[in-house]
The RNA shown here (FMN riboswitch aptamer (RFN element)) has 136 nucleotides.
RNA sequence: AUAUGUCUUCAGGGCAGGGUGAAAAUCCCGAUCGGCGGUAAAGUCCGCGACCUCUCGCAGGAGAGCUGACCCGGUGAAACUCCGGGACCGACAGUGACGUACCUUUGGUGCGAAGUCUGGAUGGAAGAAGAUGUGC
Numbered sequence: 001a002u003a004u005g006u007c008u009u010c011a012g013g014g015c016a017g018g019g020u021g022a023a024a025a026u027c028c029c030g031a032u033c034g035g036c037g038g039u040a041a042a043g044u045c046c047g048c049g050a051c052c053u054c055u056c057g058c059a060g061g062a063g064a065g066c067u068g069a070c071c072c073g074g075u076g077a078a079a080c081u082c083c084g085g086g087a088c089c090g091a092c093a094g095u096g097a098c099g100u101a102c103c104u105u106u107g108g109u110g111c112g113a114a115g116u117c118u119g120g121a122u123g124g125a126a127g128a129a130g131a132u133g134u135g136c
Base pairs, nucleotide, nucleotide: 002135003134004133005132006131007130008129009128010127017029018028019027031116032115033090034089035048036047037046038045043088044087052065053064054063055062056061070086071085072084073083074082092119093118094117098112099111100110101109102108103107
C1' cells in the first nucleotide's frame, strides 16, 4: 500500500421579532434549517439512507415498490456544485383559531391543512473515523 474478518465510537438542523385574537412557533407578515457517497466545493445533478406501502419469514430479518424541489449571469480546462442575482422543495401520526364542500345555519357534519411544535425516536441507518487479526 492492497484485500478481507472481528470489534468500538460517532452519524439531522430549524419560526427571532411583529399582527389578529380569549387562545396561534399551526393563520398573516417576517425569520430560519439543509443526512450520506460521487462529481470543481451541491437541500434542487447522479446514486444512497430515512419515512411510508406490499410480499415472504416463528423471529432476528429478506425482497420489491414509493420517494420533493433551479434557473439566469460571471469566472474557469472543467461548476445545474464556486461568485452575483432571483426562485423552489420538505415522510408518517397527532394537534390546529385556517381552507373547502354540504346541511336541518347563535350552529353542525365530512374532507384537507406545520420543513421548524408533540410523537414513534434514549430507535434505525446511508456512511465516517479508529482499534485489532489474517492473506499477498

Model confidence (mean pLDDT): 84 of 100. The model forms 100% of the base pairs in the Rfam consensus. It matches the Rfam family "FMN riboswitch aptamer (RFN element)". For this family Rfam cites "A conserved RNA structure element involved in the regulation of bacterial riboflavin synthesis genes" (Gelfand et al., Trends Genet, 1999). Rfam links the family to the GO term FMN binding.